The RNA shown here (Bacterial RNase P class A) has 376 nucleotides and comes from Paracoccus seriniphilus. The same sequence occurs in records of 2 taxa. The model forms 94% of the base pairs in the Rfam consensus. The sequence is in RNAcentral, with records from ENA and Rfam. It is recorded under the gene name rnpB.
RNA sequence: GCGGGGGGCUGGAUGACCGCGUGACCAUGUGUUGCGAGGAAAGUCCGGACUCCAUGAGGCGACGAUGCCGGGUAACGCCCGGCGGGGGUAACCCCAGGGAAAGCGCCACAGAGAACAGACCGCCCGCGCUUGCGCGGGUAAGGGUGAAACGGUGGAGUAAGAGCCCACCGGAGGGCUGGCAACAGUCCUCGCAUGGCAAGCCCCAUCGGGAGCAAUGCCGAAUAGGGACCGCGCGCGGAGCAAUCCGCAGGGCCGCCUUGCCCCAGCAGGUCCGGGUAGGCAGCUAGAUCCGGUCGGUAACGGCCGGGCCAGAGGAAUGGUCAUCCAGAGAGAGUUUUCUCUUGGACAGAAUCCGGCUUACAGGCCCCCCGCACAU
Numbered sequence: 001g002c003g004g005g006g007g008g009c010u011g012g013a014u015g016a017c018c019g020c021g022u023g024a025c026c027a028u029g030u031g032u033u034g035c036g037a038g039g040a041a042a043g044u045c046c047g048g049a050c051u052c053c054a055u056g057a058g059g060c061g062a063c064g065a066u067g068c069c070g071g072g073u074a075a076c077g078c079c080c081g082g083c084g085g086g087g088g089u090a091a092c093c094c095c096a097g098g099g100a101a102a103g104c105g106c107c108a109c110a111g112a113g114a115a116c117a118g119a120c121c122g123c124c125c126g127c128g129c130u131u132g133c134g135c136g137g138g139u140a141a142g143g144g145u146g147a148a149a150c151g152g153u154g155g156a157g158u159a160a161g162a163g164c165c166c167a168c169c170g171g172a173g174g175g176c177u178g179g180c181a182a183c184a185g186u187c188c189u190c191g192c193a194u195g196g197c198a199a200g201c202c203c204c205a206u207c208g209g210g211a212g213c214a215a216u217g218c219c220g221a222a223u224a225g226g227g228a229c230c231g232c233g234c235g236c237g238g239a240g241c242a243a244u245c246c247g248c249a250g251g252g253c254c255g256c257c258u259u260g261c262c263c264c265a266g267c268a269g270g271u272c273c274g275g276g277u278a279g280g281c282a283g284c285u286a287g288a289u290c291c292g293g294u295c296g297g298u299a300a301c302g303g304c305c306g307g308g309c310c311a312g313a314g315g316a317a318u319g320g321u322c323a324u325c326c327a328g329a330g331a332g333a334g335u336u337u338u339c340u341c342u343u344g345g346a347c348a349g350a351a352u353c354c355g356g357c358u359u360a361c362a363g364g365c366c367c368c369c370c371g372c373a374c375a376u
Stems, first nucleotide, its partner, number of pairs: 001372010012325007020036006026029001038347001042358002045356005050212004063208005068082005083097001084095004098203002103201002105197003120143002122139008151169005170192001171190008216282004226273005231267002235248005250264003289308008326345001328343006
């Protein structure tokens, strides 16, 4: 210098003016002053805090999730460190990575044959004849198909072949050594004894009650409606000065009829009680909190010390204009430095709160590492 890998940060700045939300203060008003989005506030996909509901305890079953080993954490399906497998020259990256001799199922297309298999071509042997073909048998070494063909390479052997036999590699079982473990190394034995898929059913282990801040708790009108008491009032007709009496009618009264008894009716009235609604308050933001230092740990993370307070609205504020500057892009003049003008700043936006994951993101900056080339 070129190419590549990993990680982190930032994502406009300052000022003036006019506004918006919320809190505090007082001299209560056109007052003063503090604070006012994010790394993802997003998707609502995991894990919790908190609240209500359900629940005696334990076991079993169903359903769902997770799945190498060790550690971290309040917890996790997250993170860190290892192991194994795969990719890359390397830095480094990727993996739902338990069990396939418990059972069931599936293995497209192609191919003769796809799971205790299989002769299509070829090779070998025998027989036949029309002498390069037919029939029968052997053979999984070679060709061909396929993602995958029932261990691989080489040799010995054979009619041709074959773990039939031998060496090495691979595999299975057992021991020893190292490691907390996953696992690795090594020795012995066994010719090898049953391919793949579990993000197919399944088996094993672990974990899991439900709903969510529109949770939930407290206060609570006006109006309407419910209940109790009080107050006033008591259907129609007739008699009587009146108290009262007589007749008729309705409801409680419920198949119909008769008779008897008792009670009731109305109010824009008053007082009280209880439920709900509107509304108000709490939940609500000081917390598994943030920053710095130090100690332990490879790390994730944890302990200690010091400092800080960082939106809390409740249908939802966080905005606009101008000026200067900062990067970026374009044009012109100079054409090394420079000057002028124009343009213009990503994704997005809190709604109870935390820990993660995932997704979106113009541009800019920093650190570490790898390979190649050149120079010293």